The part of an RNA shown here (small-subunit ribosomal RNA, central domain) has 339 nucleotides and comes from Heterostelium pallidum. Its mean pLDDT, the model's own confidence on a scale to 100, is 82. The organism belongs to Heterostelium, within Eukaryota.
Context: one part of a larger RNA
RNA sequence: UUGGGCGUAAAGGGUACGUAGGCUGUUUUAAAAAGGCCUUAUGUUAAAGAGCACUGAAAGGGGCAAAUGCAUAAGCAACAAUAAAACUAGAAUACAACAGAUGAACUGAGUAUAUCUAAUUAAGAGAUAAAAUUCGUAAAAAUUAAAUAGACUGUCAGUAGGCGAAAGCACAGUUCAAUGAAGUAUUGACGCUGAGGUACGAAGGCAUAGGGAGCAAACAGGAUUAGAGACCCUGGUAGUCUAUGCAGUAAACGAUGAGUGUUCAAUAUUAAAAAAUUAAUAUUUUAGCUAACGCGUUAAACACUCCGCCUGAGUAGUACUGUCGCAAGAUUAAAACUC
Numbered sequence: 001u002u003g004g005g006c007g008u009a010a011a012g013g014g015u016a017c018g019u020a021g022g023c024u025g026u027u028u029u030a031a032a033a034a035g036g037c038c039u040u041a042u043g044u045u046a047a048a049g050a051g052c053a054c055u056g057a058a059a060g061g062g063g064c065a066a067a068u069g070c071a072u073a074a075g076c077a078a079c080a081a082u083a084a085a086a087c088u089a090g091a092a093u094a095c096a097a098c099a100g101a102u103g104a105a106c107u108g109a110g111u112a113u114a115u116c117u118a119a120u121u122a123a124g125a126g127a128u129a130a131a132a133u134u135c136g137u138a139a140a141a142a143u144u145a146a147a148u149a150g151a152c153u154g155u156c157a158g159u160a161g162g163c164g165a166a167a168g169c170a171c172a173g174u175u176c177a178a179u180g181a182a183g184u185a186u187u188g189a190c191g192c193u194g195a196g197g198u199a200c201g202a203a204g205g206c207a208u209a210g211g212g213a214g215c216a217a218a219c220a221g222g223a224u225u226a227g228a229g230a231c232c233c234u235g236g237u238a239g240u241c242u243a244u245g246c247a248g249u250a251a252a253c254g255a256u257g258a259g260u261g262u263u264c265a266a267u268a269u270u271a272a273a274a275a276a277u278u279a280a281u282a283u284u285u286u287a288g289c290u291a292a293c294g295c296g297u298u299a300a301a302c303a304c305u306c307c308g309c310c311u312g313a314g315u316a317g318u319a320c321u322g323u324c325g326c327a328a329g330a331u332u333a334a335a336a337c338u339c
Stems, first nucleotide, its partner, number of pairs: 003311004007293002012307001014200004021193003025087006036079001038075007090190001091187005098180002102177007109153002113149003117145004124135002162169002205246006214240002219235004257306006265284008288295002312339003322331003
């Protein structure tokens, strides 16, 4: 809970697409049946009670305004909506060039590493602060020659660059697919957002089948130490790699949701262009904003539209329930109690 907020105090969904819904460019015309907005009129305002006043008491009788709201009736036609027509500034499509580590598949290359084989050589090598565990006369290490394997992609790259919705993307080539800004033409509001939903989604993990060089959780040993379950060293299995599925989380961060419009200057870079300029990426900064830090045309400024979320701390992103999952777990999500 009709309030105020969400960069850092609680709070932006990991990202996109998109259903319902909400919101919606410019111009003209028409109608006014219903309803919004606006105008006028009428009706409605229970009683008790309360207040004021009056009155010998009671019974009995009569009367009482306005506003807001609602209803009914009659209007109005600026706005919104409806109907019709037109436009091009939003959006989309086509075209021939351009840009890029955008994606997928396939092919090829490179250095290093390890292993194996052969040769040379002969006692050490390796490791560390120092050592030891370890390897080595059953010939190691080193050097030379050939072979095999898997992973990775130096320099370019001071990148403060580029591309992608995000996650993310870097050897070369081919094919296929997609994206982007500008230009010309066409369509003519076809748009924005988006509860549910769908798709994608690092690392680690799971399943099946391969692969396994290097690295390396676990584990073993050697050191260190009072101890050492660690840091250091020697080894080393999952894993890391491929294919097909699952999983669905991260400080998934710009800790900043998406879109549109309006707003002082300066500098650099990327793409297009002769230039002006346009789009993008960064830095400094005026106004303004901010609790401050800072943000500042890529806003955290000024406004609007739609969605998500927050509401003292702990308990707790836990229990229970439902859904999903092979499992691990994910998601949804409290309370008692304490302060």